[in-house]
Molecule: transfer RNA
Organism: Clostridiales bacterium UBA3678
RNA sequence: GCCACUAUAGCUCAGUUGGUAGAGCACCAGAUUCGUAACCUGGGGGUCGUGAGUCCGAUUCUCACUAGUGGCU
Numbered sequence: 001g002c003c004a005c006u007a008u009a010g011c012u013c014a015g016u017u018g019g020u021a022g023a024g025c026a027c028c029a030g031a032u033u034c035g036u037a038a039c040c041u042g043g044g045g046g047u048c049g050u051g052a053g054u055c056c057g058a059u060u061c062u063c064a065c066u067a068g069u070g071g072c073u
Stems, first nucleotide, its partner, number of pairs: 001072007010025004019056001027043004049065005
């Protein structure tokens, strides 16, 4: 220098071939217990990496950029 992949909640990840996003763990509260942990119930938490384009509408499609991973030279 070139190519491919990845970027979504605090962490690990799903998701939709365009129609206002979910799980597990973690966190908070409650119930239980003499108390703690575990188990159970409920709750909060995300302008979907950044910027533009297409579209009535973009997390999803297109382009550029940024970061990371792998490969080639």